Description
This is a predicted structure of a 76-nucleotide RNA (transfer RNA) from a Planctomycetota bacterium. Its Rfam family is "tRNA". It is annotated as a transfer RNA. Its family is annotated with triplet codon-amino acid adaptor activity in the Gene Ontology.
RNA sequence: GCCCCCAUCGUCUAGUGGCCUAGGACACUGGCUUUUCAUGCCAGCGACAGGAGUUCGAGUCUCCUUGGGGGUGCCA
Numbered sequence: 001g002c003c004c005c006c007a008u009c010g011u012c013u014a015g016u017g018g019c020c021u022a023g024g025a026c027a028c029u030g031g032c033u034u035u036u037c038a039u040g041c042c043a044g045c046g047a048c049a050g051g052a053g054u055u056c057g058a059g060u061c062u063c064c065u066u067g068g069g070g071g072u073g074c075c076a
Base pairs, nucleotide, nucleotide: 001072002071003070004069005068006067007066010026011025012024013023018056028044029043030042031041032040049065050064051063052062053061
C1' cells in the first nucleotide's frame, strides 16, 4: 500500500429497512420494605464514532473519514 472484520447508555449487549420516541442486564440516583445492612419491589438517569448518499422511511444498505483488530505485498 491492498483486503477483511469491528465501533450502540458508565460496563456487557439486543437489533438483519417500518413492530425503535433504540430494548435488556449490571452499575448509579431516589423512594418503599427492613431495628440496621443485605435481599426484594417501584421509579428515574443514560448510547447508535463523525460526515455524505440511497430510500417514502436508515442503528440496519453504499461511500469517505477517525479509531481498534486481523491477513497479505513492495522498497530499503